[in-house]
RNA sequence: CUUAUGAAGAAAGGUGGAGGGAUAUGCCCUGUGAAACCUUGGCAACCUCCGACCUCGGAAUAGGUGCCAAAUCCAAUUAGUCAUUUGACUAAAAAAGAUAAG
Numbered sequence: 001c002u003u004a005u006g007a008a009g010a011a012a013g014g015u016g017g018a019g020g021g022a023u024a025u026g027c028c029c030u031g032u033g034a035a036a037c038c039u040u041g042g043c044a045a046c047c048u049c050c051g052a053c054c055u056c057g058g059a060a061u062a063g064g065u066g067c068c069a070a071a072u073c074c075a076a077u078u079a080g081u082c083a084u085u086u087g088a089c090u091a092a093a094a095a096a097g098a099u100a101a102g
Stems, first nucleotide, its partner, number of pairs: 001102005011040005019029003023076001026073001041068003046064002048059004072096001077092006
């Protein structure tokens, strides 16, 4: 850079000791213990494997990743409606970011 996916799912213990949720805002989690690291466990099914045969179905034994608060936590752009102050609601799309494969 290209393609695909996002309201589902899945946590305990140890070390550690104040931050974390990508981001300017909001909101939230956190000394009833944040980040990070380690161990064990789990979820999912992108690669993988099997069957069918071009797009479906199945498996998770073995392997490569990923993930395990909240919709990618909400919002972010455009249009419309209402309010008139910044806002609220609805619809659509995109950007950004994440993961996988190339």